Predicted 3D model of a 252-nucleotide part of an RNA (large-subunit ribosomal RNA, domain VI) from a Flavobacteriales bacterium. It matches the Rfam family "Bacterial large subunit ribosomal RNA". Rfam links the family to the GO terms structural constituent of ribosome and ribosome. The family is grouped with related families in Rfam's "LSU clan". Model confidence (mean pLDDT): 86 of 100. Lineage of the source: Bacteria > Pseudomonadati > Bacteroidota > Flavobacteriia > Flavobacteriales.

Context: one part of a larger RNA
RNA sequence: CGUUAGAAAUUUGCGAGAACCUGACUCUAGUACGAGAGGACCGAGUUGGACAGACCUCUAGUGUACCUGUUGUGACGCCAGUUGCAUCGCAGGGUAGCUAUGUCUGGAUGAGAUAAGCGCUGAAAGCAUCUAAGCACGAAACUCAUCUCAAGAUUAGAUUUCUUUUAAGGGUCGUUAUAGACGAUGACGUUGAUAGGUCAUAGGUGUAAAGGCAGAGAUGUCAUAGCCGAGUGAUACUAAUUACCCUUUAGC
Numbered sequence: 001c002g003u004u005a006g007a008a009a010u011u012u013g014c015g016a017g018a019a020c021c022u023g024a025c026u027c028u029a030g031u032a033c034g035a036g037a038g039g040a041c042c043g044a045g046u047u048g049g050a051c052a053g054a055c056c057u058c059u060a061g062u063g064u065a066c067c068u069g070u071u072g073u074g075a076c077g078c079c080a081g082u083u084g085c086a087u088c089g090c091a092g093g094g095u096a097g098c099u100a101u102g103u104c105u106g107g108a109u110g111a112g113a114u115a116a117g118c119g120c121u122g123a124a125a126g127c128a129u130c131u132a133a134g135c136a137c138g139a140a141a142c143u144c145a146u147c148u149c150a151a152g153a154u155u156a157g158a159u160u161u162c163u164u165u166u167a168a169g170g171g172u173c174g175u176u177a178u179a180g181a182c183g184a185u186g187a188c189g190u191u192g193a194u195a196g197g198u199c200a201u202a203g204g205u206g207u208a209a210a211g212g213c214a215g216a217g218a219u220g221u222c223a224u225a226g227c228c229g230a231g232u233g234a235u236a237c238u239a240a241u242u243a244c245c246c247u248u249u250a251g252c
Stems, first nucleotide, its partner, number of pairs: 001152001005163007015149004021049007033038001051106005059100004066093005071086006110144003117137001119135002169246004173189005194239003197235005203228003211222004
C1' cells in the first nucleotide's frame, strides 16, 4: 500500500515445512519343524542406543554489585573495626537466570491407492493361462493421518462484537519484562501492585560488631547470629502527572 467505511477479537485451511531411525532381552516355546544337532514365523511385553523438542524439581556447572576465610601493601590519627589495589588478589561455598552431563516427552495407530510379487474367475486358443473384460491382496516409498506456520490464498475467505464522526481504535509520553541490538512484542499508568523502596518469607553464607562471662593466653560462650543480587507474598512510601497527535470523504 492492497484486501472497497474504520476497528478489536476468534477462526477455516489453499499451500509450505518438520518428523519418519533402530538394537537387545522375556513370554509364546525348547513349541511347530527336525533322526539328531539345532530351532522359528505370527503375536504380546520389558529395557536400551543415537536423534529431536521442552524444561530446571533432582544431579552437575556458571553465577566479576551474595556470604565467609585469608596473604602483601596503602588509607581512615592509633587499638579495634572497615576500606582501596594486587587476575573477582587468592581460596571455600552459592540464590535467580542461562545451561547439560540432568528431568520429561516424541518417532503411535489407522485409512486410501499402489510397486515387485501371490492369487480368483476367465477367454482369445473346447485344454491351459493372474489378464485380454472383471475381481481380491500386497512395502519404511506415495496421498492422508501426527506437529508447526499459514488469507499478499491479489481467488486477498468466514464468524462475532464495537463506532456513526470531538467516534471506535491507535500513537506520542511515563513505570517496565515472561520481550529486546534499535524498531517491534507483552504488562501497567491512581478506577493503579508496573518498577523501585519497605515489611514478611523461601533460599545462600555460616554464628557479625560492641559488651558480659570463662580462661594466663590463643580462644570459647551468651548467639540458628549478622549480612544478603535477580525468587514469592503483602504494602501506594516514591515514580507512572497534565496533556497532545493520527484516524474520520461509505450511499444515491